[in-house]
Context: one part of a larger RNA
Molecule: small-subunit ribosomal RNA, 3' major domain
Organism: Acidimicrobiia bacterium
RNA sequence: UGACGGGGGCCCGCACAAGCGGCGGAGCAUGUGGCUUAAUUCGAUGCAACGCGAAGAACCUUACCUGGGUUGAACUAUGUGGGAAAAGCCAUAGAAAUAUGGUGUCCUUCGGGGUCCACGAUAGGUGGUGCAUGGCUGUCGUCAGCUCGUGUCGUGAGAUGUUGGGUUAAGUCCCGCAACGAGCGCAACCCCUAUCCCAUGUUGCCAGCGGGUUAUGCCGGGGACUCGUGGGAGACUGCCGGUGCCAAACCGGAGGAAGGUGGGGACGACGUCAAGUCAUCAUGCCCCUUACGUCCAGGGCUGCACACAUGCUACAAUGGCCGGUACAAAGGGCUGCAAACCCGCGAGGGUGAGCCAAUCCCAAAAAGCCGGUCUCAGUUCGGAUCGCAGUCUGCAACUCGACUGCGUGAAGUCGGAGUCGCUAGUAAUCGCAGAUCAGCAAUGCUGCGGUGAAUACGUUCCCGGGCCUUGUACA
Numbered sequence: 001u002g003a004c005g006g007g008g009g010c011c012c013g014c015a016c017a018a019g020c021g022g023c024g025g026a027g028c029a030u031g032u033g034g035c036u037u038a039a040u041u042c043g044a045u046g047c048a049a050c051g052c053g054a055a056g057a058a059c060c061u062u063a064c065c066u067g068g069g070u071u072g073a074a075c076u077a078u079g080u081g082g083g084a085a086a087a088g089c090c091a092u093a094g095a096a097a098u099a100u101g102g103u104g105u106c107c108u109u110c111g112g113g114g115u116c117c118a119c120g121a122u123a124g125g126u127g128g129u130g131c132a133u134g135g136c137u138g139u140c141g142u143c144a145g146c147u148c149g150u151g152u153c154g155u156g157a158g159a160u161g162u163u164g165g166g167u168u169a170a171g172u173c174c175c176g177c178a179a180c181g182a183g184c185g186c187a188a189c190c191c192c193u194a195u196c197c198c199a200u201g202u203u204g205c206c207a208g209c210g211g212g213u214u215a216u217g218c219c220g221g222g223g224a225c226u227c228g229u230g231g232g233a234g235a236c237u238g239c240c241g242g243u244g245c246c247a248a249a250c251c252g253g254a255g256g257a258a259g260g261u262g263g264g265g266a267c268g269a270c271g272u273c274a275a276g277u278c279a280u281c282a283u284g285c286c287c288c289u290u291a292c293g294u295c296c297a298g299g300g301c302u303g304c305a306c307a308c309a310u311g312c313u314a315c316a317a318u319g320g321c322c323g324g325u326a327c328a329a330a331g332g333g334c335u336g337c338a339a340a341c342c343c344g345c346g347a348g349g350g351u352g353a354g355c356c357a358a359u360c361c362c363a364a365a366a367a368g369c370c371g372g373u374c375u376c377a378g379u380u381c382g383g384a385u386c387g388c389a390g391u392c393u394g395c396a397a398c399u400c401g402a403c404u405g406c407g408u409g410a411a412g413u414c415g416g417a418g419u420c421g422c423u424a425g426u427a428a429u430c431g432c433a434g435a436u437c438a439g440c441a442a443u444g445c446u447g448c449g450g451u452g453a454a455u456a457c458g459u460u461c462c463c464g465g466g467c468c469u470u471g472u473a474c475a
Stems, first nucleotide, its partner, number of pairs: 001475002003472003007469007015459002019422005026313008034304002042053002064299007079119004088103006106113002124288002127286003133282002135277003138273001140271001145184006151160003164175003190265004195233007205222002209220003236259001239253005315415001319374007331362003336355002341350003381412001386407007428451007
């Protein structure tokens, strides 16, 4: 100087408390451990691994296994030699890769070019090392810290500044002070959202005027409104009162759509964990080179006495079922989205208007509201499991897809010790969309809106963190 303390002081955080909803019990989904296996490819492992890499494992992917082939599949510049060679197509063998046979045979300015073969150099490796590395990322932590120049103090390590008194979300600001300044962080500048104004109206809108319809901005038209696009205004403790040191600031108020960081996002200091990644990529070194490279078929990654993690669905009446009826936002669409009509109980099929989309389509929003029924039961709750019959995608659904119909109807009556999330348009609850994608194991993930709470006395305690101080046989 740090680190540590079941030392002290001050302070903060859904850290506790106060509340609301879960998890831990059940069934299933997904991930992991373990076991099994020819293989169940590899990585991730307290917080910070475990719905993680994977935003799509039937083949492919695929890295694993078994079997069958092969020595170059792709790449690259150059040199030498060669001339028609190759691709494609057909036949045979085969599980295919491939092999054999047949067919096939470019342009030219005649220098050559494209292409192919051979040889020589070269390739290839998801093989090892993340403890050789770059890059990227997690974490403490959006915590308020981390430092420097000059000066001063100290023999020196170093200190001071950065401590102290207030204050703040903040090393934020003020005052004081052997310090005076400065940098990286904080904040602001950026984006979205909340209010208003101006400009502009198509594909958007429809108040007033006119036309038309059973009905619809449908038409003429209009720019008021909504909305879209662009530009601007607005919030700064600016104003008032009080407290405070005539400070910073805090408390209350006015006005205002919004008030003291308005709400949300992007943004992550010096560093820590030899944290993670050699399997995104790049790369040093080591290793393989008729194989640890490469091609193909089939299998595996989906195995199942079990254990854990994250979820979904429930155990019901604030509910289930049936009928009617209302209101979103944000997205996606040409090998695409598909209306309407017809067929089918349905998944879906047929046909196909329109739309490269503020135009058309996906598209029904759901919870909600109105009415009916069930009456507390393992039930008209719950839907696992299994049987049969189908639909769709795809070369192909046996291992191993999703969905539909009929039947079957398991566990489960609110969950031990313990444990998690959340402070407001949040939790809870309800649907919608998208990426990936032929299809889909999505209950995942990322977004979007609808309905919409309760509670916070307080900081003694648990956890994590910041500042000062103290002890130390630790560095």